RNA sequence: GGGCAGGUAGCUCAGCUGGUAGAGCAUGGCACUGAAAAUGCCAGGGUCCCCAGUUCAACUCUGGGCCUGCCCACCA
Repeated sequence: GGGCAGGUAGCUCAGCUGGUAGAGCAUGGCACUGAAAAUGCCAGGGUCCCCAGUUCAACUCUGGGCCUGCCCACCA
């Protein structure tokens, strides 16, 4: 340098024929207990990597960037 995959909650990830964004874990509260653990219920938490375009409407489509991983090539 080229190709492919990925970037969404604190973490691990889902989501999509374009139509108000979710799960598990973690965190907080309550219940239970003599007290804890476990379990159950509830709650908080998101500029969906950035910029632009298309559209009535973009996490989703298009273009350009940035970052991460893998493969290939090149130089030394």

Predicted 3D model of a 76-nucleotide RNA (transfer RNA) from a Planctomycetaceae bacterium. It matches the Rfam family "tRNA". Gene Ontology term of the family: triplet codon-amino acid adaptor activity. The sequence is in RNAcentral, with records from ENA.